[in-house]
Molecule: FMN riboswitch aptamer (RFN element)
Organism: Saccharibacillus brassicae
RNA sequence: AAGGAUCUUCGGGGUAGGGUGAAAUUCCCGACCGGCGGUAAUGGUUCGCUUACGCGAACUUGGCCCGCGACUCCCGCGGCGUCUUCGAGAAGAAGCCGCGGGACUGAUCUGGUGAGAUUCCAGAGCCGACGGUACAGUCCGGAUGGGAGAAGAUCAAG
Numbered sequence: 001a002a003g004g005a006u007c008u009u010c011g012g013g014g015u016a017g018g019g020u021g022a023a024a025u026u027c028c029c030g031a032c033c034g035g036c037g038g039u040a041a042u043g044g045u046u047c048g049c050u051u052a053c054g055c056g057a058a059c060u061u062g063g064c065c066c067g068c069g070a071c072u073c074c075c076g077c078g079g080c081g082u083c084u085u086c087g088a089g090a091a092g093a094a095g096c097c098g099c100g101g102g103a104c105u106g107a108u109c110u111g112g113u114g115a116g117a118u119u120c121c122a123g124a125g126c127c128g129a130c131g132g133u134a135c136a137g138u139c140c141g142g143a144u145g146g147g148a149g150a151a152g153a154u155c156a157a158g
Base pairs, nucleotide, nucleotide: 004155005154006153007152008151009150010149017029018028019027031138032137033128034127035068036067037066038065043060044059045058046057047056048055049054063126064125072103073102074101075100076099077098078097079096080095082093083092084091085090086089108124109123110122111121112120130141131140132139
């Protein structure tokens, strides 16, 4: 150093303008957005230095490839209180909380460069839980929640 324990902080963006209508940020035209880790950080942008070739620094790099998270559902274990039953100290039921596991979970091609890219460059496409409401990726709500993870501090051992 890596790894371990405890703790702290951080940890999601977006309908301009117009049409129809009694009513739509929900329909229609059009607009806009892209969580976390991995993988082409040999790429890109900016700045500085250099006559130049180049060199250095900072920042940045996949929504649709792989894996993960959020919503919903199921199972196991543990805890808590409540209720029910009886042979009276056990059994069962539904609920809440914690931990673990599982199911479900959208969408991409073409050309260029290259040893290598579905990641870069160019072009054309496509996708987006649940509840509410005139049919919602963007409004309101569960959510002052949860969270993949990121950064840091302390401790022990070595």